This is a predicted structure of a 73-nucleotide RNA (transfer RNA) from a Deltaproteobacteria bacterium.
RNA sequence: GCCCACAUAGCUCAGUUGGCAGAGCACUUCCUUGGUAAGGAAGAGGUCAUGGGUUCGAAUCCCGUUGUGGGCU
Numbered sequence: 001g002c003c004c005a006c007a008u009a010g011c012u013c014a015g016u017u018g019g020c021a022g023a024g025c026a027c028u029u030c031c032u033u034g035g036u037a038a039g040g041a042a043g044a045g046g047u048c049a050u051g052g053g054u055u056c057g058a059a060u061c062c063c064g065u066u067g068u069g070g071g072c073u
C1' cells in the first nucleotide's frame, strides 16, 4: 500500500428481508432479615464510532473518515 470483518447502556452481547432501541451482569431505591449474603419489586442509564447520501421513515441500505482485529505483498 491492498483486501476482509467489527464499532449498540459501565461490562459482555442481541437486534437482517428499513417502522417505538433490548437482554444478562453491574448501578440506584424499596421489600424481606436481628444484621449481611441470597431472593423479590420498581427505576435510572444510549447523539447505535463519526460526516454525508437514499427514503415518508435508517442501528439496519450506499459513500467517505476514524479506531480495533485479521489476511496479502
Base pairs, nucleotide, nucleotide: 001072002071003070004069005068006067007066010025011024012023013022019056027043028042029041030040031039049065050064051063052062053061
It matches the Rfam family "tRNA". By type it is a transfer RNA.